[in-house]
Molecule: Bacterial RNase P class A
Organism: Desulfuromonadales bacterium
C1' cells in the first nucleotide's frame, strides 16, 4: 500500500427560544426560580446473583443443568491464567475437553460384510458329476465406502494371518525428574492393536425448593364471609406450585380485630456504586485513602427549532508539491449523521449499529 488480525475509545460541542418529569425553595395559588434528567447496547429475557413471598425449602425420586487444570467472584453455563487437540505461512483464531472394556441403539449410500463381524471377486486345499461345479481354509491382493479390525519388510505356510521376528505409530502398566495441578521430558515391561458416535439414551461427579416488584406491605365508610394470637393436637379431608416420606393447616374453647377491587403511598433507587490516587497480583480482580450522588416515571417525563464550530460525502474554484497516475492545504454550494428509549436492582452472555485511533502478521515495491 494491498490483505489481515488482535483491541482501545466516542456516541457530536456551545449558545439562544419554546416544551415534558422527579425533588426542593417561593408564592398575590394563575405561577414562577434552581438542580439533575437514558445506552453501549437501556434490546433479546439466554444464564448467574441480591431483595420479596411461600407451608421456613431437612431426607429420597425424577427432572433439568454443568463437565481439563488452577485462581477471580454474590453467583455463573462469565472472567483470568495455563494445559491438551484442531485450524492458519503468520499475527492469532476455535473446542459442552468425564466415561465407547457397565449396558443399549445408530453408523446415509454403495457394499458380501458397519464391528468380538464377515467370502462379492481372487488366492490354496480336497473332492468326481469335470462345471461359470461343491465342500473346507485364507482378511495377504482386488472392489464399495467417510470409515473395512495397526503400517512397512522379513521369516513362517497348502495358501496365509501378530501367527513370529525387526523397525514405526497408539495403548496400558511401572520407575524416575519437572510442575500446586491438568500435563510434559526421560527410561524400561507387555503384541495389548476390537473403528466411530454420549449438545444418542444411559453411567459416574458436582450443583439447583417454588414464584416472582402484577414479589409484598400499608391506607379509607359498611353487612355477611372471615382474619390474628393462645390452649389443644385424634380422625376424615386439604395444601406442600412434579411425586414420596417430613412438614402444616384443620374440630372446639378463650381473648382481640375487621376483610375485598378500583385508586393512593410505600417498596423505589446510596449500590456487590462509579470516579481519582495508590498497593498487592501476569491477570481476572482485591485492599487502602480521596472526593462525589449521577433518572425514577407510571395513559409511564427525558423532546423540538435555530445560529456557530467540529466530523463524513458529492461538486467547483485557488494555491503547492509530483515525469505521470494523484496527494496536501484553503475557500464556496449542495447533502449527511448510525443501532435504539430505562419501568426492582446488579454482574455476565448474545444480538443490532456509524465513527476514529493504536499495536502485531503475510505480501509487493523503494531508500
Nucleotide at each position: 500500500g494491498a490483505a489481515g488480525u488482535a483491541g482501545u475509545c466516542c456516541a457530536g460541542a456551545u449558545g439562544g427560544c419554546c416544551g415534558c418529569g422527579c425533588u426542593u425553595c417561593c408564592u398575590u395559588c394563575g405561577g414562577g426560580a434552581a438542580u439533575c434528567g437514558a445506552g453501549g447496547a437501556a434490546a433479546g429475557u439466554c444464564c448467574g446473583g441480591g431483595c420479596u413471598c411461600c407451608a421456613c425449602a431437612g431426607g429420597g425420586c425424577a427432572u433439568g443443568a454443568u463437565g481439563c487444570u488452577g485462581g477471580a467472584u454474590a453467583a455463573c453455563a462469565u472472567c483470568c491464567a495455563g494445559c491438551g487437540g484442531g485450524g492458519g505461512c503468520g499475527a492469532c483464531c476455535c473446542c459442552a475437553g468425564g466415561g465407547a472394556c457397565a449396558g443399549u441403539g445408530c453408523c446415509a449410500c454403495a457394499g458380501a460384510g458397519a464391528g468380538a463381524a464377515g467370502u462379492c471377486c481372487g488366492c490354496c486345499u480336497g473332492c468326481c458329476a469335470g462345471g461359470c461345479g461343491c465342500a473346507g481354509g485364507u482378511a495377504a491382493g482386488g472392489g464399495u465406502g467417510a470409515a473395512a479390525g495397526g503400517g512397512u519388510g522379513a521369516g513362517g505356510u497348502a495358501a496365509g494371518a501378530g501367527c513370529u521376528c525387526a523397525c514405526c505409530g497408539g495403548g496400558u502398566c511401572c520407575g524416575u525428574c519437572g510442575g500446586u495441578g491438568a500435563c510434559g521430558g526421560c527410561g524400561g515391561a507387555u503384541g495389548c492393536c476390537a473403528g466411530g458416535u454420549a449438545a444418542a439414551c444411559c453411567c459416574c461427579a458436582u450443583c439447583a425448593g417454588g414464584a416472582g416488584c402484577a414479589a409484598g406491605a400499608c391506607c379509607u365508610a359498611a353487612u355477611a364471609g372471615g382474619g390474628a394470637g393462645g390452649c389443644g393436637u385424634c380422625a376424615a379431608g386439604g395444601g406442600u406450585g412434579g411425586c414420596c416420606c417430613g412438614c402444616c393447616c384443620g374440630u372446639g374453647c378463650c381473648u382481640c380485630c375487621g376483610g375485598g377491587u378500583u385508586g393512593g403511598u410505600c417498596g423505589c433507587u446510596u449500590g456487590a456504586g462509579g470516579c481519582u490516587g495508590u498497593c498487592g497480583g501476569u491477570a481476572a480482580c482485591g485492599g487502602c485513602a480521596g472526593a462525589c450522588c449521577c433518572a425514577g416515571a407510571u395513559g409511564a417525563a427525558u423532546g423540538g427549532c435555530c445560529a456557530u464550530c467540529g466530523c463524513c460525502c458529492g461538486g467547483g474554484a485557488c494555491g503547492g508539491g509530483g515525469u505521470a497516475a494523484c496527494c496536501c492545504g484553503u475557500c464556496c454550494c449542495g447533502g449527511g449523521a448510525a443501532c435504539a428509549g430505562a419501568a426492582c436492582c446488579c454482574g455476565g452472555c448474545u444480538u443490532a449499529c456509524g465513527g476514529a485511533c493504536u499495536g502485531c502478521u503475510u505480501c509487493a515495491g523503494c531508500c